[in-house]
This is a predicted structure of a 75-nucleotide RNA (transfer RNA) from a Pirellulaceae bacterium.
The coordinates come from a structure-prediction model, not an experiment, and the mean pLDDT is 81.
RNA sequence: ACGGGUGUAGGCCAGUGGAAAGCCGACUGCCUUUGAAGCAGUAGAGCGAAGGUUCGAAUCCUUCCGCCCGUACCA
Numbered sequence: 001a002c003g004g005g006u007g008u009a010g011g012c013c014a015g016u017g018g019a020a021a022g023c024c025g026a027c028u029g030c031c032u033u034u035g036a037a038g039c040a041g042u043a044g045a046g047c048g049a050a051g052g053u054u055c056g057a058a059u060c061c062u063u064c065c066g067c068c069c070g071u072a073c074c075a
Stems, first nucleotide, its partner, number of pairs: 001071007010024003018055001026042005048064005
């Protein structure tokens, strides 16, 4: 430099036009001498950034950024 993949809560991950589900973790209560485990509940993300299309965008289009893989080049 070129090609491909990827970016969603503190972590992992689902969702590919009608707008975000789950697991872990956190917090509160119950239980317990205390803690862990268990049980019940609560909170937390508008989706890497900007722009566009659309009545409506995490999802489609454009540009850019980060990360991963491959190829090529230089040393």
Annotation: Rfam family: tRNA. It is annotated as a transfer RNA. It was read from a public genome assembly.